[in-house]
RNA sequence: CAUCCAUCCCGAGCGACCGAGAGACCUGGCUCGUCGACGUCGCAGCAACCGCUCACUCGUGACGGACACCGAGUGGGGGCAGGUGCUAACGCCAGGCCCGAUGGAGG
Numbered sequence: 001c002a003u004c005c006a007u008c009c010c011g012a013g014c015g016a017c018c019g020a021g022a023g024a025c026c027u028g029g030c031u032c033g034u035c036g037a038c039g040u041c042g043c044a045g046c047a048a049c050c051g052c053u054c055a056c057u058c059g060u061g062a063c064g065g066a067c068a069c070c071g072a073g074u075g076g077g078g079g080c081a082g083g084u085g086c087u088a089a090c091g092c093c094a095g096g097c098c099c100g101a102u103g104g105a106g107g
Base pairs, nucleotide, nucleotide: 001107003105004104005103006102007101008100013043014042015041016040017039021032022031023030025096026095027094028093029092044087045086046085049083050082051080052079053078054077091099
């Protein structure tokens, strides 16, 4: 960078710095913002995609067949919080778009 899969109406904010726009983009609304928004950093928190772990179950391979044990993988459940992410409003709303964001997979 492109592709594929999943999620996007639950949840969770303070401080410092900055200084005028911000809510992805277009149109129209609406909202936030000099009582300092957005952003950056620090700390805190939320959540549980990946990861780790516990117990259980199912299927597959190995076997001529069955059982037990071991290993690997998948799905669902409990726990942890290492890697990300997130912490106004449903991705703010409607319409638009080979739309965007986040995580994961393989390339």
Background: The RNA shown here (SAM riboswitch aptamer (S box leader)) has 107 nucleotides and comes from Saccharomonospora piscinae. The coordinates come from a structure-prediction model, not an experiment, and the mean pLDDT is 76. RNAcentral holds the sequence, with entries from Rfam and Ribocentre. Its Rfam family is "SAM riboswitch aptamer (S box leader)". Gene Ontology term of the family: regulation of gene expression.